[in-house]
RNA sequence: ACAAUGGAGAGUUUGAUCCUGGCUCAGAUUGAACGCUGGCGGUAUGCCUAACACAUGCAAGUCGAACGGGAAUCUUAGGAUUCUAGUGGCGGACGGGUGAGUAACGCGUGAGAAUCUGCCCUCAGGAGGGGGAUAACGGCUGGAAACGGCCGCUAAUACCCCAUAUGCCGCGAGGUGAAAUGAAUUUCGCCUGAAGAUGAGCUCGCGUCUGAUUAGCUAGUUGGUGUGGUAAGAGCGCACCAAGGCAACGAUCAGUAGCUGGUCUGAGAGGAUGAGCAGCCACACUGGGACUGAGACACGGCCCAGACUCCUACGGGAGGCAGCAGUGGGGAAUUUUCCGCAAUGGGCGAAAGCCUGACGGAGCAAUACCGCGUGAGGGAGGAAGGUCUUUGGAUUGUAAACCUCUUUUCUCAAGGAAGAAGUUCUGACGGUACUUGAGGAAUAAGCACCGGCUAACUCCGUGCCAGCAGCCGCGGUAAUACGGAGGAUGCGAGCGUUAUCCGGAAUUAUUGGGCGUAAAGAGUCCGUAGGUGGUUUAGCAAGUCUGCCGUUAAAGAAUGGAGCUUAACUCCAUAGGGGCGGUGGAAACUGCGAGACUAGAGUACAGUAGGGGUAGCAGGAAUUCCCAGUGUAGCGGUGAAAUGCGUAGAUAUUGGGAAGAACAUCGGUGGCGAAAGCGUGCUACUGGGCUGAAACUGACACUGAGGGACGAAAGCUAGGGUAGCGAAAGGGAUUAGAUACCCCUGUAGUCCUAGCCGUAAACGAUGGAUACUAGGCGUGGCUUGUAUCGACCCGAGCCGUGCCGAAGCUAACGCGUUAAGUAUCCCGCCUGGGGAGUACGCACGCAAGUGUGAAACUCAAAGGAAUUGACGGGGGCCCGCACAAGCGGUGGAGUAUGUGGUUUAAUUCGAUGCAACGCGAAGAACCUUACCAAGGCUUGACAUCCCUGGAAUCCUUGUGAAAGCGAGGAGUGCCUUAGGGAGCCAGGAGACAGGUGGUGCAUGGCUGUCGUCAGCUCGUGUCGUGAGAUGUUGGGUUAAGUCCCGCAACGAGCGCAACCCUCGUUUUUAGUUGCCAGCAUUAAGUUGGGCACUCUAGAGAGACUGCCGGUGACAAACCGGAGGAAGGUGGGGAUGACGUCAAGUCAUCAUGCCCCUUACGCCUUGGGCUACACACGUACUACAAUGGUUGGGACAACGGGCAGCGAACUCGCGAGAGUAAGCGAAUCCCAUCAAACCCAGCCUCAGUUCAGAUUGCAGGCUGCAACUCGCCUGCAUGAAGGAGGAAUCGCUAGUAAUCGCAGGUCAGAAUACUGCGGUGAAUUCGUUCCCGGGCCUUGUACACACCGCCCGUCACACCAUGGGAGCUGGUCACGCCCGAAGUCGUUACUCUAACCUUAGGGAGGAGGGCGCCGAAGGCAGGGCUAGUGACUGGGGUGAAGUCGUAACAAGGUAGCCGUACCGGAAGGUGUGGCUGGAUCACCUCCUUU
Repeated sequence: ACAAUGGAGAGUUUGAUCCUGGCUCAGAUUGAACGCUGGCGGUAUGCCUAACACAUGCAAGUCGAACGGGAAUCUUAGGAUUCUAGUGGCGGACGGGUGAGUAACGCGUGAGAAUCUGCCCUCAGGAGGGGGAUAACGGCUGGAAACGGCCGCUAAUACCCCAUAUGCCGCGAGGUGAAAUGAAUUUCGCCUGAAGAUGAGCUCGCGUCUGAUUAGCUAGUUGGUGUGGUAAGAGCGCACCAAGGCAACGAUCAGUAGCUGGUCUGAGAGGAUGAGCAGCCACACUGGGACUGAGACACGGCCCAGACUCCUACGGGAGGCAGCAGUGGGGAAUUUUCCGCAAUGGGCGAAAGCCUGACGGAGCAAUACCGCGUGAGGGAGGAAGGUCUUUGGAUUGUAAACCUCUUUUCUCAAGGAAGAAGUUCUGACGGUACUUGAGGAAUAAGCACCGGCUAACUCCGUGCCAGCAGCCGCGGUAAUACGGAGGAUGCGAGCGUUAUCCGGAAUUAUUGGGCGUAAAGAGUCCGUAGGUGGUUUAGCAAGUCUGCCGUUAAAGAAUGGAGCUUAACUCCAUAGGGGCGGUGGAAACUGCGAGACUAGAGUACAGUAGGGGUAGCAGGAAUUCCCAGUGUAGCGGUGAAAUGCGUAGAUAUUGGGAAGAACAUCGGUGGCGAAAGCGUGCUACUGGGCUGAAACUGACACUGAGGGACGAAAGCUAGGGUAGCGAAAGGGAUUAGAUACCCCUGUAGUCCUAGCCGUAAACGAUGGAUACUAGGCGUGGCUUGUAUCGACCCGAGCCGUGCCGAAGCUAACGCGUUAAGUAUCCCGCCUGGGGAGUACGCACGCAAGUGUGAAACUCAAAGGAAUUGACGGGGGCCCGCACAAGCGGUGGAGUAUGUGGUUUAAUUCGAUGCAACGCGAAGAACCUUACCAAGGCUUGACAUCCCUGGAAUCCUUGUGAAAGCGAGGAGUGCCUUAGGGAGCCAGGAGACAGGUGGUGCAUGGCUGUCGUCAGCUCGUGUCGUGAGAUGUUGGGUUAAGUCCCGCAACGAGCGCAACCCUCGUUUUUAGUUGCCAGCAUUAAGUUGGGCACUCUAGAGAGACUGCCGGUGACAAACCGGAGGAAGGUGGGGAUGACGUCAAGUCAUCAUGCCCCUUACGCCUUGGGCUACACACGUACUACAAUGGUUGGGACAACGGGCAGCGAACUCGCGAGAGUAAGCGAAUCCCAUCAAACCCAGCCUCAGUUCAGAUUGCAGGCUGCAACUCGCCUGCAUGAAGGAGGAAUCGCUAGUAAUCGCAGGUCAGAAUACUGCGGUGAAUUCGUUCCCGGGCCUUGUACACACCGCCCGUCACACCAUGGGAGCUGGUCACGCCCGAAGUCGUUACUCUAACCUUAGGGAGGAGGGCGCCGAAGGCAGGGCUAGUGACUGGGGUGAAGUCGUAACAAGGUAGCCGUACCGGAAGGUGUGGCUGGAUCACCUCCUUU
């Protein structure tokens, strides 16, 4: 303090966010099961499945004090005692089991009246007199048995009659109606009546599962009268009469189910459940039936039918575990054929007692709950071992060992209960609980998990395998996710898994949800039932509130106590709410009836706007067609064309005529209508609205399940009409194809009349009504004010229609007095995505189809809004040799070189769009070399360590292709502290070496690319729920996020720029190997001399939009100019932000892991990398006269050089050779002439005096070696090629083009590469287009980011499902036939003890017959439901199948909705509609200034 005590979330959709929404988890529970493990005790529980079948035993008997008999024992033979088959009484209707049936007065709860009630209790009264049988038993006899039959005897508390009567019936008269004096000493028992208690029967109100894809059901049905029947009311039964009764508040039908107290869960409200315990019901092999009885239509009784089992002599019989045990079977699964009546209770009995598988106990099972234990304290050399390791250590771990202690438990021994009462005896449990003693740490720990949720981490193995998984998800060579190990965590005699139900789930929302875009407002209106309803008065008291009373069994739950050592468990006490019923009170609110009101609603009156509706009449413009005129060759159409029309005269143009359909301008986010929808003018009929004034009615209102009406377009039926347009269809194009987009034709249709259909993105994706809650600006209608003659302007009110916005709401977007705000009332609808608006059923429809509307299966998402990116065959702005303007190329030829492919023993490997392909390779004859063949080696060619021997080393020689394998000889070293040491060679053993083997998708480092593009970010602040935004956007400007201005931003960083190198001008310093103006000298800057100049290389200066003018916003900046060698980053280089491409490289190097180890290592020889039908890239040389060739003549720079450059001289036609000076280089050499260029001659347009490939011969050089396979020279040969298709590349100034030179590599071997200088242009209007990039904006179904996503057919596999000729079951009701047992009725055929009798018979009874009803069975047609079925339809799922490309961007024809037609498929087209369409322009409106 009390009814008290109590409410947690997480994971998963996304690149990220918020929301919606499902799935999943953490908790508790169980009659559980399974896996691993298992010490003890207490208390409970234990066939949930086959209400399947049952062997065996037991579960209901008892009474001799009801009766006659029989048997046994004892006997004093008198009898007594005990047992008992039978008659009789009481009990077998309780107790025990089960849950099949039952959706019901079955159950629960609360009332009620027309009833019965054995034994029990209380009261009153009574028991008189008679009688006849019968079983047992005896005899005979049937049958296999079960069981009988006939004759005879006998008893009773068995049976019968008479009498009596408080009773009962009847208005009454009257009628009817009992007993056992049995046993006994009493208690006990019998009969009648009354009352009670208990038990039972009956009736009613309320409550009690799912389905409407079950909507109508009902004939004894509903009621009445009469009669029968029952213990009792009643159609309970029957006869007659009436036509009722039930149902949308769910009848009927179908499915499922025993109900309740309770139990589980939950904060509660609820949800689920109904094992055990307790109350009620139902059932007893299945179905039917009655008998007896107080009570049954009877679990262990009877009769009948059926199925099954058993016995049989085949004639006939027997049986019913859903009692306790137990068996088989089913199943994932559930116990002993135990002990005892000692206790509690029951039956019988006077009692003793007997019976009791009820019950009390024990056994089995960790099945559940509760309790206890498996030791406690100390103990660091932190032992050993294990595991990990960075090799240092860490951890297991005070854990163990070891020391001290204890004995719950265990074993043994001793004692030993309570439970027994009103009780003399009596204990199954049980020698149990418990107590005491002894012994000894002794006998006793597992299971799951360790990626997140979710507490707990490492190693090894495996390599998208094996496997795990509750969800998300792990596993493709470094797995905390698989398997093992070590360690950790959790619980603990258990622990996990599976299954179930509740919770979490506010995920069916009463408490407590939603519907603009997420699922969800019906297309619209009218209106029935129903729900809800204005102001006021007094009543009533149904709802409501409140006092009291009854009831709501016990157990359970709650609270407080008590008892088992504690707890579970058990016991005692207390407290109650809610429900239902009764009774008294209150009258605010709702309700009811009565009265009043006018603010809601309506009527009448006066005006008014309008494409509101229906019908009729009329009009002009345009189009097409026809006729005629003029006129001539085309017209038409498209991106471009063609089909088509036209010389038989089109198109064009003029005139005349015909037809149908639609009504330009006005025209407007303007009007009207419920919506669909409505547009030329006039007329007729007609509906609604608004305004004004305030006469009338007096709540007449709102909403609206079912129901009804209307309802675009398309479509259908019938009849008309048909100008244009135009599904289908035909043709032409386009295309890979084109069943399309485009074009030429064109039928239904579009139009009218009558009738169907009933759907649309029928949308404001927003149901209707009422009230309230800031404004501002437009616009339509009416009234009105000031004023006016009047109309405007300005203002006020009401109604409509728009935009922007406050508060508020919203997930956000947005809505915002026309609400998506705040409230009330009513209706409709939603509950994850797909399957599917499908299937089946039903209704409607002529059909098309519409309405209603599932499930199996499958997924973990599907979705809304907003954010950042990326992308767009979206938009705007800007840049770039991007295009354009130019110059020169490539692509054609030959050759060189690289690549692909092919070939090969090998043609080693890598690089593959840009960003691989004269790339790695700055140079493959051997070597390189990694490849192939062959021959060899195995501690190795190379490194370190150990041992032994020897100096090292050199020479000769055999064999061999070489490597190698052998033989012989020479040679005895250096340092030293004299111990030894250093270095080299050989041999041996093992650790190890070695690998250009794999993985660049394990890596470091380096590099390419976007891109030298101008971007990429941060701190603080602010905004947003958030992802994020702002800053970084905007106006200018720049090469630039460069700078300026503005601004909820203010600052900062990495990038840009600058600082660095080089070139260009100049000053100064210094002059050798450089230079030479002047002087001298020479062949010559050769030399003297000089350092002025050139040059060299150090240090400086110089350029900053600094100055002037203009433009611009008084800015930044731009344009022009001056000066200057150079002018607006002066030219060039180096420099490469955050990042992207799993870009490239394990073959430069380094490196993790894996792999090889007499080989994937190493050595050697030879071959290959050089192949060759072919394809591609990059170059060189050309095709010639701007040229070729011959002769002559000029001018460089960068560089390199000692295993080198090599002058001069000689020889050779030449390559080159010989000899040899100089030079480690501003000195000498390469290097004599650089070439293009200039001058002169020849060639004269041709395959040439172009071009030079190819080939032959002869030589040279390098090198061990030029065969495969080098370069060069001379002579000869003289191919293709006559300027290159489609396509494509580079370049904006000292650039392109062109010319040569040098260098690196290198023995030799450049057309390559890297540099150098010489000569030296053209063009840029400009940004429309192509490509790439930057910024802003927009759309998005993309986020691996368009090389994205994604749709449908077809093919294959699997799964569930619909249809289906049928087939096979189950179940339900109806109709007909047959009809057992049996009650009832009837008959009087047979039999018949009691009573009556007139003795004949009668009454009564039994059997038989007949009749009604009637189970099972049979026949027939149905309903519902299940299984199966050739074939068939769609659906779902499935790493890499086929065809296309429909959708997402303007998705390349905007998409979507309804409808119709067509097509392999997505789909296309027509018609009407929607924006949930991009872009551009215009109109209107609004906001801000």
Source information:
Small-subunit ribosomal RNA from an uncultured prokaryote, 1489 nucleotides, folded computationally. The sequence is in RNAcentral, with records from ENA. The prediction has a mean pLDDT of 83.